The RNA shown here (SAM riboswitch aptamer (S box leader)) has 110 nucleotides and comes from Shimazuella soli. The sequence was found by an Rfam model in a public genome assembly. Its mean pLDDT, the model's own confidence on a scale to 100, is 81.
RNA sequence: CUCUUAUCAAGAGCAGGUGGAGGGACGAGCCCUAUGAAGCCCGGCAACCGAUUUACCUAAAAGGUAAAAACGGUGCUAAUUCUUACAGUUUUCAAACUGAAAGAUAAGAG
Numbered sequence: 001c002u003c004u005u006a007u008c009a010a011g012a013g014c015a016g017g018u019g020g021a022g023g024g025a026c027g028a029g030c031c032c033u034a035u036g037a038a039g040c041c042c043g044g045c046a047a048c049c050g051a052u053u054u055a056c057c058u059a060a061a062a063g064g065u066a067a068a069a070a071c072g073g074u075g076c077u078a079a080u081u082c083u084u085a086c087a088g089u090u091u092u093c094a095a096a097c098u099g100a101a102a103g104a105u106a107a108g109a110g
Base pairs, nucleotide, nucleotide: 001110002109003108004107005106006105007104008103013042016041017040018039022032023031024030027084028083029082043077044076045075048073049072050071052068053067054066055065056064057063081102086099087098088097089096090095
């Protein structure tokens, strides 16, 4: 980098430190930001993978299911993935809804 599967309506610092101007993937829009952006550190959230504990599937092992907890590997920590771009349905013609595409993350494969 490509492919497969799963998830994306919840949650997490409005006196944390550092840093100094940008950020929200891309176009359009709309937002956040010197009452301080990104990045880094700390804190926190969640529970995808591994490990752990308990119960059950069996009498045991292996394996599996459910729950707990949060030790390790990631991830996340404004706004639904901020909305939309494509297709469809309803239609009071302005909107609403559904699906895809794209993107993000995890696990596996090449």